[in-house]
RNA sequence: GUGGCCAUAGUGUAAUGGUUAACACAGGAGUUUGUGGUACUCCUAAUGAGGGUUCAAUUCCCUCUGGCCACC
Repeated sequence: GUGGCCAUAGUGUAAUGGUUAACACAGGAGUUUGUGGUACUCCUAAUGAGGGUUCAAUUCCCUCUGGCCACC
RNA backbone atom coordinates (compact mmCIF):
# COMPACT_ATOMS: atom_id res chain seq x y z
P G A 1 -0.82 3.64 3.62
O5' G A 1 -0.80 2.73 2.31
C5' G A 1 -0.69 3.34 1.02
C4' G A 1 -0.69 2.23 0.00
C3' G A 1 -1.93 1.36 0.00
O3' G A 1 -2.99 1.92 -0.73
C1' G A 1 0.00 0.00 0.00
P U A 2 -4.53 1.61 -0.33
O5' U A 2 -4.76 0.09 -0.72
C5' U A 2 -4.77 -0.31 -2.09
C4' U A 2 -5.06 -1.79 -2.21
C3' U A 2 -6.24 -2.31 -1.42
O3' U A 2 -7.48 -2.09 -2.06
C1' U A 2 -4.41 -3.71 -1.04
P G A 3 -8.80 -1.87 -1.22
O5' G A 3 -9.12 -3.30 -0.63
C5' G A 3 -9.47 -4.37 -1.50
C4' G A 3 -9.51 -5.68 -0.77
C3' G A 3 -10.39 -5.74 0.46
O3' G A 3 -11.78 -5.87 0.16
C1' G A 3 -8.34 -6.75 0.93
P G A 4 -12.84 -5.29 1.18
O5' G A 4 -12.81 -6.30 2.41
C5' G A 4 -13.18 -7.66 2.21
C4' G A 4 -12.84 -8.50 3.41
C3' G A 4 -13.48 -8.09 4.73
O3' G A 4 -14.83 -8.51 4.85
C1' G A 4 -11.20 -8.57 5.07
P C A 5 -15.85 -7.64 5.68
O5' C A 5 -15.43 -7.96 7.19
C5' C A 5 -15.55 -9.29 7.70
C4' C A 5 -14.95 -9.40 9.08
C3' C A 5 -15.47 -8.43 10.13
O3' C A 5 -16.72 -8.83 10.69
C1' C A 5 -13.12 -8.49 10.23
P C A 6 -17.73 -7.72 11.15
O5' C A 6 -17.05 -7.13 12.46
C5' C A 6 -16.84 -7.94 13.61
C4' C A 6 -15.97 -7.25 14.65
C3' C A 6 -16.52 -5.95 15.22
O3' C A 6 -17.47 -6.16 16.23
C1' C A 6 -14.21 -5.72 14.69
P A A 7 -18.56 -5.01 16.46
O5' A A 7 -17.75 -3.88 17.24
C5' A A 7 -17.10 -4.17 18.47
C4' A A 7 -16.36 -2.96 19.01
C3' A A 7 -17.28 -1.79 19.41
O3' A A 7 -16.73 -1.14 20.56
C1' A A 7 -15.76 -1.08 17.77
P U A 8 -17.25 -1.55 21.95
O5' U A 8 -18.82 -1.31 21.85
C5' U A 8 -19.34 0.02 21.72
C4' U A 8 -20.73 0.10 22.30
C3' U A 8 -20.87 -0.40 23.73
O3' U A 8 -20.49 0.60 24.67
C1' U A 8 -22.61 -1.31 22.41
P A A 9 -19.54 0.18 25.87
O5' A A 9 -20.56 -0.06 27.07
C5' A A 9 -20.09 -0.17 28.42
C4' A A 9 -20.79 0.83 29.30
C3' A A 9 -20.35 0.74 30.77
O3' A A 9 -20.33 2.07 31.30
C1' A A 9 -22.68 0.35 30.59
P G A 10 -18.88 2.89 31.14
O5' G A 10 -17.88 2.00 32.00
C5' G A 10 -16.51 2.37 32.14
C4' G A 10 -15.74 1.28 32.86
C3' G A 10 -15.73 -0.06 32.13
O3' G A 10 -14.68 -0.13 31.19
C1' G A 10 -16.39 -0.38 34.38
P U A 11 -14.89 -0.96 29.81
O5' U A 11 -14.88 -2.48 30.30
C5' U A 11 -13.72 -3.08 30.82
C4' U A 11 -13.96 -4.55 31.14
C3' U A 11 -14.57 -5.38 30.02
O3' U A 11 -13.61 -5.82 29.07
C1' U A 11 -15.75 -5.78 32.01
P G A 12 -14.07 -6.07 27.52
O5' G A 12 -14.97 -7.37 27.60
C5' G A 12 -14.40 -8.60 28.03
C4' G A 12 -15.45 -9.69 28.10
C3' G A 12 -16.30 -9.86 26.87
O3' G A 12 -15.66 -10.60 25.86
C1' G A 12 -17.69 -9.88 28.78
P U A 13 -16.18 -10.41 24.31
O5' U A 13 -17.76 -10.51 24.52
C5' U A 13 -18.57 -10.89 23.47
C4' U A 13 -19.88 -11.41 24.05
C3' U A 13 -21.08 -11.20 23.15
O3' U A 13 -21.16 -12.17 22.12
C1' U A 13 -21.63 -10.57 25.37
P A A 14 -21.97 -11.83 20.80
O5' A A 14 -23.48 -11.85 21.37
C5' A A 14 -24.48 -11.16 20.69
C4' A A 14 -25.80 -11.31 21.42
C3' A A 14 -26.99 -10.72 20.68
O3' A A 14 -27.50 -11.63 19.74
C1' A A 14 -27.01 -9.98 22.93
P A A 15 -27.51 -11.20 18.18
O5' A A 15 -28.68 -10.11 18.16
C5' A A 15 -29.94 -10.42 18.71
C4' A A 15 -30.73 -9.16 18.98
C3' A A 15 -30.77 -8.16 17.83
O3' A A 15 -31.79 -8.47 16.89
C1' A A 15 -30.25 -7.04 19.84
P U A 16 -31.52 -9.50 15.62
O5' U A 16 -32.00 -8.65 14.39
C5' U A 16 -31.08 -7.74 13.71
C4' U A 16 -31.08 -8.01 12.24
C3' U A 16 -32.46 -7.97 11.53
O3' U A 16 -32.24 -7.50 10.21
C1' U A 16 -31.48 -10.05 11.15
P G A 17 -33.05 -6.54 9.49
O5' G A 17 -33.39 -5.45 10.62
C5' G A 17 -32.78 -4.19 10.58
C4' G A 17 -33.63 -3.17 11.27
C3' G A 17 -35.11 -3.48 11.35
O3' G A 17 -35.66 -2.87 12.49
C1' G A 17 -34.78 -1.51 10.15
P G A 18 -36.27 -3.88 13.64
O5' G A 18 -37.17 -2.86 14.47
C5' G A 18 -36.57 -1.72 15.07
C4' G A 18 -37.63 -0.85 15.68
C3' G A 18 -38.66 -1.58 16.51
O3' G A 18 -39.09 -0.74 17.57
C1' G A 18 -39.73 -0.52 14.68
P U A 19 -38.20 -0.75 18.87
O5' U A 19 -39.33 -0.64 19.99
C5' U A 19 -40.42 0.27 19.81
C4' U A 19 -41.27 0.30 21.05
C3' U A 19 -40.48 0.53 22.34
O3' U A 19 -41.27 1.30 23.24
C1' U A 19 -41.63 -1.55 22.46
P U A 20 -40.73 2.74 23.56
O5' U A 20 -39.57 2.52 24.61
C5' U A 20 -38.73 3.60 24.94
C4' U A 20 -37.85 3.26 26.12
C3' U A 20 -36.95 2.01 25.94
O3' U A 20 -35.72 2.22 26.66
C1' U A 20 -38.41 1.68 27.76
P A A 21 -34.41 2.43 25.81
O5' A A 21 -33.71 0.99 25.74
C5' A A 21 -34.36 -0.11 25.10
C4' A A 21 -33.37 -1.13 24.65
C3' A A 21 -32.38 -1.57 25.71
O3' A A 21 -32.92 -2.57 26.54
C1' A A 21 -31.21 -1.05 23.73
P A A 22 -32.95 -2.43 28.12
O5' A A 22 -32.91 -3.92 28.67
C5' A A 22 -33.90 -4.86 28.29
C4' A A 22 -33.30 -6.20 28.00
C3' A A 22 -32.36 -6.73 29.09
O3' A A 22 -33.06 -7.31 30.16
C1' A A 22 -31.35 -6.98 26.98
P C A 23 -32.38 -7.34 31.63
O5' C A 23 -31.26 -8.48 31.51
C5' C A 23 -31.63 -9.80 31.19
C4' C A 23 -30.41 -10.68 30.97
C3' C A 23 -29.38 -10.66 32.07
O3' C A 23 -29.76 -11.46 33.20
C1' C A 23 -28.29 -10.52 30.00
P A A 24 -29.26 -11.02 34.66
O5' A A 24 -27.73 -11.47 34.71
C5' A A 24 -27.38 -12.83 34.52
C4' A A 24 -25.90 -12.99 34.34
C3' A A 24 -25.02 -12.30 35.36
O3' A A 24 -24.91 -13.05 36.57
C1' A A 24 -24.18 -11.85 33.22
P C A 25 -24.82 -12.24 37.94
O5' C A 25 -23.33 -11.70 37.96
C5' C A 25 -22.22 -12.58 37.96
C4' C A 25 -20.93 -11.89 37.60
C3' C A 25 -20.53 -10.72 38.50
O3' C A 25 -19.96 -11.12 39.73
C1' C A 25 -20.25 -10.11 36.24
P A A 26 -20.22 -10.23 41.02
O5' A A 26 -19.55 -8.82 40.67
C5' A A 26 -18.14 -8.72 40.53
C4' A A 26 -17.74 -7.33 40.10
C3' A A 26 -18.21 -6.19 40.99
O3' A A 26 -17.40 -6.02 42.15
C1' A A 26 -18.63 -5.63 38.74
P G A 27 -18.09 -5.57 43.50
O5' G A 27 -18.57 -4.08 43.23
C5' G A 27 -17.63 -3.05 43.00
C4' G A 27 -18.33 -1.73 42.79
C3' G A 27 -19.38 -1.35 43.83
O3' G A 27 -18.80 -0.82 45.02
C1' G A 27 -20.26 -0.99 41.70
P G A 28 -19.52 -1.09 46.43
O5' G A 28 -20.81 -0.17 46.36
C5' G A 28 -20.70 1.24 46.31
C4' G A 28 -22.08 1.89 46.25
C3' G A 28 -23.08 1.42 47.31
O3' G A 28 -22.88 2.03 48.57
C1' G A 28 -24.11 1.45 45.20
P A A 29 -23.29 1.20 49.88
O5' A A 29 -24.90 1.21 49.84
C5' A A 29 -25.59 2.43 49.94
C4' A A 29 -27.10 2.21 49.81
C3' A A 29 -27.70 1.14 50.73
O3' A A 29 -27.91 1.58 52.07
C1' A A 29 -28.51 0.86 48.54
P G A 30 -27.83 0.49 53.24
O5' G A 30 -29.13 -0.41 53.05
C5' G A 30 -30.42 0.15 53.23
C4' G A 30 -31.51 -0.77 52.70
C3' G A 30 -31.69 -2.09 53.42
O3' G A 30 -32.40 -1.97 54.65
C1' G A 30 -31.77 -2.43 51.09
P U A 31 -32.16 -3.07 55.82
O5' U A 31 -32.88 -4.38 55.27
C5' U A 31 -34.29 -4.40 55.10
C4' U A 31 -34.76 -5.74 54.58
C3' U A 31 -34.30 -6.95 55.37
O3' U A 31 -35.09 -7.18 56.53
C1' U A 31 -33.98 -7.35 53.06
P U A 32 -34.34 -7.74 57.85
O5' U A 32 -33.81 -9.19 57.42
C5' U A 32 -34.72 -10.23 57.10
C4' U A 32 -33.99 -11.44 56.54
C3' U A 32 -32.88 -12.02 57.41
O3' U A 32 -33.40 -12.87 58.43
C1' U A 32 -32.11 -11.82 55.20
P U A 33 -32.93 -12.61 59.95
O5' U A 33 -31.41 -13.10 59.94
C5' U A 33 -31.07 -14.45 59.70
C4' U A 33 -29.59 -14.65 59.70
C3' U A 33 -28.85 -14.09 60.90
O3' U A 33 -28.92 -14.98 62.01
C1' U A 33 -27.71 -13.47 58.91
P G A 34 -29.26 -14.40 63.42
O5' G A 34 -28.06 -13.42 63.75
C5' G A 34 -28.14 -12.46 64.82
C4' G A 34 -26.77 -12.06 65.28
C3' G A 34 -25.78 -11.71 64.17
O3' G A 34 -25.92 -10.36 63.77
C1' G A 34 -24.77 -13.22 65.68
P U A 35 -25.79 -10.02 62.15
O5' U A 35 -24.24 -10.16 61.84
C5' U A 35 -23.31 -9.24 62.37
C4' U A 35 -21.90 -9.60 61.95
C3' U A 35 -21.68 -9.82 60.46
O3' U A 35 -21.55 -8.62 59.74
C1' U A 35 -20.65 -11.55 61.67
P G A 36 -22.15 -8.57 58.22
O5' G A 36 -21.22 -9.57 57.40
C5' G A 36 -19.90 -9.22 57.06
C4' G A 36 -19.15 -10.42 56.50
C3' G A 36 -19.71 -11.01 55.22
O3' G A 36 -19.33 -10.28 54.07
C1' G A 36 -19.25 -12.75 56.74
P G A 37 -20.36 -10.17 52.83
O5' G A 37 -20.42 -11.66 52.24
C5' G A 37 -19.31 -12.22 51.58
C4' G A 37 -19.51 -13.71 51.39
C3' G A 37 -20.69 -14.12 50.52
O3' G A 37 -20.40 -14.04 49.14
C1' G A 37 -20.73 -15.37 52.51
P U A 38 -21.56 -13.59 48.08
O5' U A 38 -22.65 -14.75 48.19
C5' U A 38 -22.33 -16.05 47.77
C4' U A 38 -23.45 -17.02 48.11
C3' U A 38 -24.82 -16.67 47.52
O3' U A 38 -24.94 -17.08 46.16
C1' U A 38 -25.04 -17.22 49.80
P A A 39 -25.71 -16.15 45.11
O5' A A 39 -27.21 -16.13 45.67
C5' A A 39 -27.99 -17.32 45.70
C4' A A 39 -29.30 -17.08 46.42
C3' A A 39 -30.10 -15.88 45.92
O3' A A 39 -30.85 -16.17 44.75
C1' A A 39 -29.98 -15.82 48.26
P C A 40 -30.96 -15.08 43.57
O5' C A 40 -32.07 -14.08 44.12
C5' C A 40 -33.34 -14.57 44.51
C4' C A 40 -34.11 -13.52 45.29
C3' C A 40 -34.18 -12.14 44.67
O3' C A 40 -35.16 -12.04 43.66
C1' C A 40 -33.61 -11.93 46.94
P U A 41 -34.93 -11.03 42.43
O5' U A 41 -35.26 -9.62 43.09
C5' U A 41 -36.54 -9.34 43.60
C4' U A 41 -36.60 -7.97 44.25
C3' U A 41 -36.07 -6.83 43.41
O3' U A 41 -37.00 -6.37 42.44
C1' U A 41 -35.19 -6.66 45.59
P C A 42 -36.44 -5.81 41.03
O5' C A 42 -35.92 -4.36 41.42
C5' C A 42 -36.82 -3.38 41.91
C4' C A 42 -36.07 -2.22 42.54
C3' C A 42 -35.12 -1.47 41.62
O3' C A 42 -35.76 -0.54 40.76
C1' C A 42 -34.05 -1.89 43.68
P C A 43 -35.10 -0.21 39.32
O5' C A 43 -33.84 0.69 39.70
C5' C A 43 -34.02 1.94 40.36
C4' C A 43 -32.68 2.50 40.82
C3' C A 43 -31.67 2.77 39.72
O3' C A 43 -31.90 4.00 39.05
C1' C A 43 -30.61 1.66 41.53
P U A 44 -31.39 4.19 37.54
O5' U A 44 -29.83 4.38 37.68
C5' U A 44 -29.29 5.47 38.41
C4' U A 44 -27.79 5.37 38.46
C3' U A 44 -27.11 5.28 37.11
O3' U A 44 -26.92 6.56 36.54
C1' U A 44 -26.20 3.68 38.62
P A A 45 -27.42 6.83 35.03
O5' A A 45 -26.28 6.19 34.12
C5' A A 45 -24.93 6.54 34.32
C4' A A 45 -24.02 5.47 33.82
C3' A A 45 -24.38 4.94 32.44
O3' A A 45 -23.87 5.77 31.42
C1' A A 45 -23.99 3.13 33.91
P A A 46 -24.81 6.12 30.13
O5' A A 46 -24.27 5.15 28.98
C5' A A 46 -22.89 5.18 28.60
C4' A A 46 -22.59 4.11 27.59
C3' A A 46 -23.28 4.30 26.25
O3' A A 46 -22.56 5.18 25.41
C1' A A 46 -23.51 2.06 26.99
P U A 47 -23.32 6.12 24.36
O5' U A 47 -23.89 5.13 23.26
C5' U A 47 -23.37 5.14 21.94
C4' U A 47 -22.92 3.74 21.53
C3' U A 47 -22.59 3.59 20.06
O3' U A 47 -21.53 2.63 19.93
C1' U A 47 -24.29 2.09 20.63
P G A 48 -20.53 2.61 18.74
O5' G A 48 -19.66 3.92 18.99
C5' G A 48 -18.93 4.10 20.22
C4' G A 48 -17.78 5.04 20.01
C3' G A 48 -18.06 6.21 19.11
O3' G A 48 -18.70 7.27 19.82
C1' G A 48 -16.06 5.19 18.45
P A A 49 -19.81 8.15 19.03
O5' A A 49 -18.94 9.07 18.04
C5' A A 49 -18.07 10.06 18.56
C4' A A 49 -17.47 10.88 17.45
C3' A A 49 -18.47 11.37 16.40
O3' A A 49 -19.16 12.52 16.79
C1' A A 49 -16.62 10.40 15.33
P G A 50 -20.66 12.77 16.23
O5' G A 50 -20.47 13.14 14.68
C5' G A 50 -19.79 14.31 14.31
C4' G A 50 -19.53 14.33 12.83
C3' G A 50 -20.74 14.18 11.93
O3' G A 50 -21.50 15.36 11.81
C1' G A 50 -19.02 12.82 11.13
P G A 51 -23.11 15.22 11.57
O5' G A 51 -23.24 14.62 10.09
C5' G A 51 -23.08 15.45 8.98
C4' G A 51 -22.91 14.67 7.70
C3' G A 51 -24.14 13.99 7.13
O3' G A 51 -25.03 14.88 6.49
C1' G A 51 -22.35 12.49 7.02
P G A 52 -26.60 14.56 6.46
O5' G A 52 -26.72 13.30 5.47
C5' G A 52 -26.40 13.46 4.09
C4' G A 52 -26.41 12.12 3.38
C3' G A 52 -27.75 11.42 3.30
O3' G A 52 -28.59 11.94 2.29
C1' G A 52 -26.07 9.88 3.89
P U A 53 -30.20 11.84 2.46
O5' U A 53 -30.53 10.29 2.34
C5' U A 53 -30.33 9.60 1.11
C4' U A 53 -30.75 8.16 1.22
C3' U A 53 -32.14 7.93 1.78
O3' U A 53 -33.14 8.06 0.80
C1' U A 53 -30.59 6.48 2.84
P U A 54 -34.46 8.95 1.11
O5' U A 54 -35.22 8.10 2.21
C5' U A 54 -35.64 6.77 1.93
C4' U A 54 -36.08 6.07 3.19
C3' U A 54 -37.05 6.83 4.06
O3' U A 54 -38.38 6.79 3.58
C1' U A 54 -35.37 5.84 5.40
P C A 55 -39.29 8.14 3.61
O5' C A 55 -39.52 8.38 5.16
C5' C A 55 -40.16 9.56 5.62
C4' C A 55 -40.62 9.40 7.04
C3' C A 55 -39.59 8.83 7.98
O3' C A 55 -38.70 9.82 8.47
C1' C A 55 -41.60 7.65 8.27
P A A 56 -37.12 9.48 8.51
O5' A A 56 -37.06 8.36 9.65
C5' A A 56 -37.37 8.67 11.01
C4' A A 56 -37.44 7.42 11.85
C3' A A 56 -36.17 6.58 11.90
O3' A A 56 -35.25 7.09 12.84
C1' A A 56 -38.03 5.19 11.53
P A A 57 -33.68 7.15 12.43
O5' A A 57 -33.23 5.62 12.41
C5' A A 57 -33.39 4.80 13.59
C4' A A 57 -32.24 3.84 13.74
C3' A A 57 -30.87 4.52 13.98
O3' A A 57 -30.08 3.65 14.79
C1' A A 57 -30.77 3.28 11.99
P U A 58 -29.84 4.03 16.32
O5' U A 58 -28.83 2.90 16.80
C5' U A 58 -27.45 3.14 16.85
C4' U A 58 -26.68 1.85 16.72
C3' U A 58 -26.77 1.16 15.38
O3' U A 58 -25.85 1.69 14.46
C1' U A 58 -27.05 -0.41 17.14
P U A 59 -26.29 1.84 12.89
O5' U A 59 -26.69 0.36 12.44
C5' U A 59 -25.70 -0.65 12.41
C4' U A 59 -26.32 -2.01 12.14
C3' U A 59 -26.91 -2.17 10.74
O3' U A 59 -26.66 -3.48 10.26
C1' U A 59 -28.61 -2.51 12.36
P C A 60 -25.46 -3.72 9.19
O5' C A 60 -25.99 -2.92 7.91
C5' C A 60 -26.85 -3.52 6.97
C4' C A 60 -27.13 -2.60 5.81
C3' C A 60 -25.97 -1.70 5.38
O3' C A 60 -25.04 -2.39 4.57
C1' C A 60 -27.93 -0.41 5.52
P C A 61 -23.51 -1.98 4.54
O5' C A 61 -23.48 -0.61 3.73
C5' C A 61 -23.81 -0.57 2.37
C4' C A 61 -23.70 0.84 1.82
C3' C A 61 -22.40 1.55 2.14
O3' C A 61 -21.34 1.19 1.26
C1' C A 61 -24.20 2.99 2.61
P C A 62 -19.83 1.21 1.77
O5' C A 62 -19.47 2.75 1.83
C5' C A 62 -19.47 3.52 0.64
C4' C A 62 -19.19 4.97 0.93
C3' C A 62 -17.96 5.24 1.78
O3' C A 62 -16.74 5.19 1.05
C1' C A 62 -19.76 6.53 2.58
P U A 63 -15.39 4.72 1.73
O5' U A 63 -14.98 5.97 2.61
C5' U A 63 -14.68 7.21 1.99
C4' U A 63 -14.55 8.32 3.02
C3' U A 63 -13.57 8.07 4.15
O3' U A 63 -12.21 8.28 3.78
C1' U A 63 -15.58 8.93 5.04
P C A 64 -11.07 7.42 4.46
O5' C A 64 -11.01 8.01 5.93
C5' C A 64 -10.67 9.36 6.15
C4' C A 64 -10.93 9.79 7.59
C3' C A 64 -10.21 8.99 8.66
O3' C A 64 -8.84 9.40 8.81
C1' C A 64 -12.45 9.26 9.29
P U A 65 -7.75 8.33 9.29
O5' U A 65 -8.16 8.07 10.80
C5' U A 65 -8.10 9.12 11.77
C4' U A 65 -8.54 8.62 13.12
C3' U A 65 -7.91 7.33 13.60
O3' U A 65 -6.60 7.53 14.13
C1' U A 65 -10.22 7.24 13.97
P G A 66 -5.51 6.37 13.86
O5' G A 66 -5.93 5.20 14.85
C5' G A 66 -5.94 5.43 16.25
C4' G A 66 -6.64 4.31 16.98
C3' G A 66 -6.18 2.90 16.67
O3' G A 66 -4.95 2.54 17.32
C1' G A 66 -8.52 2.95 16.67
P G A 67 -4.00 1.47 16.60
O5' G A 67 -4.74 0.08 16.86
C5' G A 67 -4.94 -0.40 18.18
C4' G A 67 -5.80 -1.64 18.19
C3' G A 67 -5.32 -2.79 17.33
O3' G A 67 -4.27 -3.53 17.94
C1' G A 67 -7.64 -2.48 17.02
P C A 68 -3.19 -4.28 16.98
O5' C A 68 -3.99 -5.52 16.38
C5' C A 68 -4.47 -6.53 17.24
C4' C A 68 -5.35 -7.53 16.49
C3' C A 68 -4.70 -8.18 15.27
O3' C A 68 -3.82 -9.24 15.60
C1' C A 68 -6.88 -7.47 14.72
P C A 69 -2.62 -9.60 14.58
O5' C A 69 -3.35 -10.26 13.34
C5' C A 69 -4.06 -11.47 13.47
C4' C A 69 -4.75 -11.86 12.19
C3' C A 69 -3.86 -11.94 10.96
O3' C A 69 -3.09 -13.12 10.89
C1' C A 69 -5.87 -10.81 10.44
P A A 70 -1.66 -13.09 10.07
O5' A A 70 -2.09 -13.07 8.54
C5' A A 70 -2.82 -14.16 7.99
C4' A A 70 -3.31 -13.84 6.59
C3' A A 70 -2.23 -13.41 5.60
O3' A A 70 -1.50 -14.50 5.05
C1' A A 70 -4.08 -11.96 5.44
P C A 71 0.04 -14.26 4.65
O5' C A 71 -0.05 -13.36 3.32
C5' C A 71 -0.68 -13.85 2.16
C4' C A 71 -0.86 -12.77 1.13
C3' C A 71 0.41 -12.05 0.70
O3' C A 71 1.16 -12.78 -0.26
C1' C A 71 -1.29 -10.47 1.13
P C A 72 2.76 -12.66 -0.27
O5' C A 72 3.04 -11.15 -0.73
C5' C A 72 2.66 -10.71 -2.02
C4' C A 72 2.80 -9.21 -2.14
C3' C A 72 4.18 -8.65 -1.86
O3' C A 72 5.06 -8.77 -2.98
C1' C A 72 2.55 -7.36 -0.75
Transfer RNA from a Patescibacteria group bacterium, 72 nucleotides, folded computationally. Its Rfam family is "tRNA". Rfam's curators write: Transfer RNA (tRNA) molecules are approximately 80 nucleotides in length. It is annotated as a transfer RNA. NCBI's taxonomy places the organism under Bacteria, Bacteria candidate phyla.